Predicted 3D model of a 72-nucleotide RNA (transfer RNA) from candidate division CPR3 bacterium GWE2_35_7.
The RNAcentral record of the sequence draws on ENA.
RNA sequence: CGGAGCGUAGUUCAUCGGUAGAACGCACGGUUCGGGACCGUGAAGUAGCAGGUUCAAUUCCUGUCGCUCCGA
Numbered sequence: 001c002g003g004a005g006c007g008u009a010g011u012u013c014a015u016c017g018g019u020a021g022a023a024c025g026c027a028c029g030g031u032u033c034g035g036g037a038c039c040g041u042g043a044a045g046u047a048g049c050a051g052g053u054u055c056a057a058u059u060c061c062u063g064u065c066g067c068u069c070c071g072a
Base pairs, nucleotide, nucleotide: 001071002070003069004068005067006066007065010024011023012022013021018055026042027041028040029039030038048064049063050062051061052060
């Protein structure tokens, strides 16, 4: 320098045009002498950033930033 992939909750990942979910973790409650495990409830995300297309974008397109891989 060229090409490809990935960026979504604290973490690991789904969803891939129609009000964004799960597991683990966290908070509270139940259970227990107490803790763990288990059960219930709840909080937590401008979907890397900026534009564009669309009635509607995490999803499609363009640019850009970061990380990883391949090639030179």
Its Rfam family is "tRNA". The family's RNA type in Rfam is transfer RNA.